Molecule: transfer RNA
Organism: Mycena pura
RNA sequence: GCUUCUUUGGUAUAGUGGUAGAACAACUUCCCUUCACGAAGUAAACAUCAGUUCAAUUCUGAUAAGAAGCA
Numbered sequence: 001g002c003u004u005c006u007u008u009g010g011u012a013u014a015g016u017g018g019u020a021g022a023a024c025a026a027c028u029u030c031c032c033u034u035c036a037c038g039a040a041g042u043a044a045a046c047a048u049c050a051g052u053u054c055a056a057u058u059c060u061g062a063u064a065a066g067a068a069g070c071a
Base pairs, nucleotide, nucleotide: 001070002069003068004067005066006065007064010024011023013021018054026042027041028040029039030038047063048062049061050060051059
């Protein structure tokens, strides 16, 4: 330098155009003499910018970061 792939709560991950989901972690309440365990609930995310579409996490392009391969 070229090609390909990945980017989703704090973490590691599902989701093949129609309300973003579960787990761990955090917080609140309940339970308990207290802690732990357990139960219920709350908040928290689609890398960025454009395009297509009635509608984009999803499709297309560019950028950024990372990874692999070739030279």